The RNA shown here (Guanidine-I riboswitch aptamer) has 122 nucleotides and comes from Synechococcus sp. CS-1329.
NCBI's taxonomy places the organism under Bacteria, Bacillati, Cyanobacteriota, Synechococcales, Synechococcus.
Its mean pLDDT, the model's own confidence on a scale to 100, is 80.
[in-house]
RNA sequence: GGAAGCAGUUUCUAGGGUUCCGGUUGGCAUCAGUUCGCUGCGGCGUUCUCAAGCCAAUGUCUGGUCCGAGAGAAGCUCACCGGGGUCACCCGGUUGCACGGAGGGAUAAAAGCCCGGGAGAC
Repeated sequence: GGAAGCAGUUUCUAGGGUUCCGGUUGGCAUCAGUUCGCUGCGGCGUUCUCAAGCCAAUGUCUGGUCCGAGAGAAGCUCACCGGGGUCACCCGGUUGCACGGAGGGAUAAAAGCCCGGGAGAC
RNA backbone atom coordinates (compact mmCIF):
# COMPACT_ATOMS: atom_id res chain seq x y z
C1' G A 1 0.00 0.00 0.00
C1' G A 2 -4.05 -3.68 -0.75
C1' A A 3 -11.03 -5.22 -4.63
C1' A A 4 -16.29 -5.13 -3.96
C1' G A 5 -23.41 -2.60 -1.32
C1' C A 6 -23.84 2.58 3.99
C1' A A 7 -28.60 -2.49 -1.54
C1' G A 8 -33.60 -4.63 -1.43
C1' U A 9 -36.98 -7.76 0.92
C1' U A 10 -39.32 -11.47 4.40
C1' U A 11 -40.10 -13.34 9.30
C1' C A 12 -39.34 -11.80 14.08
C1' U A 13 -37.66 -8.80 18.48
C1' A A 14 -36.98 -4.33 21.69
C1' G A 15 -40.44 -0.70 21.50
C1' G A 16 -45.55 1.40 20.42
C1' G A 17 -50.43 2.65 20.84
C1' U A 18 -56.12 1.34 20.90
C1' U A 19 -59.50 0.22 15.22
C1' C A 20 -61.39 -4.98 16.15
C1' C A 21 -61.51 -9.28 19.92
C1' G A 22 -60.90 -10.15 24.91
C1' G A 23 -60.43 -8.02 30.22
C1' U A 24 -62.29 -4.41 33.93
C1' U A 25 -65.90 -0.68 35.58
C1' G A 26 -70.61 1.70 35.05
C1' G A 27 -75.62 2.17 32.85
C1' C A 28 -80.21 0.01 30.58
C1' A A 29 -82.65 -4.00 31.77
C1' U A 30 -85.07 -9.03 28.76
C1' C A 31 -85.03 -14.42 30.68
C1' A A 32 -85.00 -16.27 35.53
C1' G A 33 -85.48 -15.65 40.68
C1' U A 34 -87.57 -12.40 44.38
C1' U A 35 -90.47 -8.26 47.81
C1' C A 36 -95.11 -6.11 48.57
C1' G A 37 -100.20 -5.10 47.23
C1' C A 38 -104.82 -6.45 44.69
C1' U A 39 -107.43 -10.71 43.02
C1' G A 40 -113.05 -13.16 40.27
C1' C A 41 -107.06 -17.64 41.90
C1' G A 42 -106.61 -17.36 35.60
C1' G A 43 -103.48 -13.45 36.72
C1' C A 44 -102.30 -7.94 37.18
C1' G A 45 -99.32 -4.10 39.17
C1' U A 46 -94.80 -3.42 41.90
C1' U A 47 -89.50 -3.88 44.68
C1' C A 48 -84.75 -5.88 44.38
C1' U A 49 -80.95 -9.07 42.25
C1' C A 50 -79.18 -10.57 37.71
C1' A A 51 -77.24 -14.76 33.00
C1' A A 52 -77.73 -13.29 27.74
C1' G A 53 -77.87 -8.77 24.94
C1' C A 54 -77.06 -3.48 23.96
C1' C A 55 -74.59 1.24 25.23
C1' A A 56 -70.60 4.11 27.49
C1' A A 57 -65.80 4.63 29.81
C1' U A 58 -60.97 2.56 30.53
C1' G A 59 -54.37 0.90 27.37
C1' U A 60 -52.52 3.77 34.59
C1' C A 61 -55.63 -3.85 31.18
C1' U A 62 -50.65 -9.19 31.28
C1' G A 63 -53.08 -10.34 26.44
C1' G A 64 -54.92 -11.93 20.69
C1' U A 65 -55.24 -8.80 16.13
C1' C A 66 -52.45 -4.28 14.52
C1' C A 67 -47.75 -0.87 13.71
C1' G A 68 -42.60 -1.80 14.21
C1' A A 69 -36.19 -0.39 13.84
C1' G A 70 -30.05 2.88 9.28
C1' A A 71 -27.52 2.83 14.15
C1' G A 72 -31.62 -4.95 16.93
C1' A A 73 -31.70 -10.66 15.21
C1' A A 74 -32.07 -14.36 11.51
C1' G A 75 -33.13 -15.80 6.46
C1' C A 76 -33.63 -14.93 1.23
C1' U A 77 -32.79 -12.18 -3.35
C1' C A 78 -30.13 -8.94 -6.41
C1' A A 79 -25.64 -6.39 -7.53
C1' C A 80 -20.46 -6.36 -7.20
C1' C A 81 -15.15 -8.23 -6.08
C1' G A 82 -11.32 -12.30 -6.06
C1' G A 83 -10.35 -17.31 -7.58
C1' G A 84 -11.75 -21.70 -10.39
C1' G A 85 -14.45 -23.65 -14.56
C1' U A 86 -16.34 -28.71 -18.71
C1' C A 87 -18.94 -21.54 -19.77
C1' A A 88 -24.19 -24.96 -17.06
C1' C A 89 -22.00 -22.80 -13.00
C1' C A 90 -19.02 -23.48 -8.30
C1' C A 91 -16.11 -21.61 -3.92
C1' G A 92 -14.82 -17.51 -0.88
C1' G A 93 -15.99 -12.53 0.12
C1' U A 94 -18.31 -7.09 0.06
C1' U A 95 -15.13 -5.32 6.65
C1' G A 96 -15.63 -1.63 10.08
C1' C A 97 -18.30 2.69 12.30
C1' A A 98 -22.91 4.75 13.48
C1' C A 99 -24.03 10.74 19.02
C1' G A 100 -28.51 12.85 17.24
C1' G A 101 -32.88 16.90 18.25
C1' A A 102 -37.02 20.11 17.64
C1' G A 103 -40.80 19.96 14.12
C1' G A 104 -43.94 17.63 10.66
C1' G A 105 -46.62 13.11 8.31
C1' A A 106 -49.50 8.37 7.92
C1' U A 107 -52.83 5.13 10.09
C1' A A 108 -57.89 3.95 14.81
C1' A A 109 -53.62 5.64 17.38
C1' A A 110 -48.67 5.94 18.88
C1' A A 111 -43.72 4.71 18.41
C1' G A 112 -36.92 3.11 18.00
C1' C A 113 -42.45 3.76 11.77
C1' C A 114 -41.75 7.77 7.52
C1' C A 115 -39.25 12.74 6.38
C1' G A 116 -34.00 10.52 8.15
C1' G A 117 -27.19 7.39 8.23
C1' G A 118 -31.84 14.47 7.25
C1' A A 119 -30.40 19.43 10.26
C1' G A 120 -26.74 19.56 13.79
C1' A A 121 -22.58 17.45 16.68
C1' C A 122 -18.03 14.56 16.75